Predicted 3D model of a 458-nucleotide part of an RNA (large-subunit ribosomal RNA, domain I) from Casuarina equisetifolia subsp. incana. RNAcentral holds the full RNA, with entries from SILVA. Rfam family: Eukaryotic large subunit ribosomal RNA. The family is grouped with related families in Rfam's "LSU clan". Gene Ontology terms of the family: structural constituent of ribosome and ribosome. On this family, see Yusupov et al., Science 2001: "Crystal structure of the ribosome at 5.5 A resolution".
Context: one part of a larger RNA
RNA sequence: GGUUGACCUCGGAUCAGGUAGGGAUACCCGCUGAACUUAAGCAUAUCAAUAAGCGGAGGAAAAGAAACCAACCGGGAUAACCUUAGUAACGGCGAGUGAAGCGGUUAAAGCUCAAAUUUGAAAUCUGGGUCUUUCAGGCUCCGAGUUGUAAUUUGCAGAGGAUGCUUCGGCGUCGGCCCCGAUCUAAGUUCCUUGGAACAGGAUGCCUGAGAGGGUGAGAGCCCCGUAAGGUUGGGUGACCGUCACCGUGUGAAGCUCCUUCGACGAGUCGAGUUGUUUGGGAAUGCAGCUCUAAGUGGGAGGUAAAUUUCUUCUAAAGCUAAAUAUUGGCCAGAGACCGAUAGCGCACAAGUAGAGUGAUCGAAAGAUGAAAAGCACUUUGGAAAGAGAGUUAAACAGCACGUGAAAUUGUUGAAAGGGAAGCUCAUGUUGCCAGACGUGCCGCCGUCUCUUCGAUU
Repeated sequence: GGUUGACCUCGGAUCAGGUAGGGAUACCCGCUGAACUUAAGCAUAUCAAUAAGCGGAGGAAAAGAAACCAACCGGGAUAACCUUAGUAACGGCGAGUGAAGCGGUUAAAGCUCAAAUUUGAAAUCUGGGUCUUUCAGGCUCCGAGUUGUAAUUUGCAGAGGAUGCUUCGGCGUCGGCCCCGAUCUAAGUUCCUUGGAACAGGAUGCCUGAGAGGGUGAGAGCCCCGUAAGGUUGGGUGACCGUCACCGUGUGAAGCUCCUUCGACGAGUCGAGUUGUUUGGGAAUGCAGCUCUAAGUGGGAGGUAAAUUUCUUCUAAAGCUAAAUAUUGGCCAGAGACCGAUAGCGCACAAGUAGAGUGAUCGAAAGAUGAAAAGCACUUUGGAAAGAGAGUUAAACAGCACGUGAAAUUGUUGAAAGGGAAGCUCAUGUUGCCAGACGUGCCGCCGUCUCUUCGAUU
């Protein structure tokens, strides 16, 4: 200078990255917090530091490396189990409640800040740009930061000084181990019989590191899937082991020994009083409110308050931490001296369904044709439903109201009975039907035994 209107101010829309909610809740942590009940009544007590309720998290949570336990020749984080022990203790010392140390096991793991002058040098970190060997690193520039970011140190110490001695890192390849898949591997479908079907009976074989189990038209080691013992192969992980290659290797880091040196250690907290609650905790176990409120040769604990004294043992008021432990929820598996459709979950099935209630909420019943639908073509009567034939089937008296198909009850058919209801009880008789037992005469056939006769052989 141009422009579809920069810059500036205001309002709105869309929003990179990041953060929170809500649900579920079996187990876990914190808060809140009853009563029914028991005490044969009931008020403290008990139920119970429970249920309902609220908040929060994880695969576990919580707890945890002693302001511990003890009183021993001491032990040495936490959790859990056995035991201690129904003990000590609490308790209208009634009903009842009720630990801990030791000991034996499981599992084991230890650590980090604040508080020091690096003070001869903020040595620390986010971000932008750029480069590289990109879960990050190098260089550079802003920024954060002295009202303090790093290194060092955490009580078992440690720092400082002296003296020597000892030990070292990272990344990647391949294989193993581990996890999840894929895939392969023994032996009759031989004969006869029954049957719709052989997986049955009989005969005769085979495999077995496999005779678990399931399927197939009935009880299948050998038909099919599998099973036993193994093989091959794909993917994942990096806690661990081995192999190989590469990079780095510093006046670095760590450990041990010695010393007339130094040695910081958590406040409205500890503690005291009082009130409430809680506990086995009793002149007060823990927690909370209010009032008071410390010390540094200090402080806490030492299960009976207080004083004096001695001894023992820890080091509070900051933090992290795997395993052993819990688990009616979720997910992934395996099994059973469990139930077998009025059982077992309320639900074996289109079940939290149908349905009920304004609502909170309540809440069922309901499994089985057949080996295979081959689920009845076709004819006939009928408007149809249905029937009669025909057909399928091993079976339709298995016809989608379907396996078997009990009982009360109903219809039909047949038989019997008839005053004092039927029924029941006792005794006897008659008739019909059914079942069982036993006896006997005659005839025929087969087998066996004995005797007799005849024939043959010796």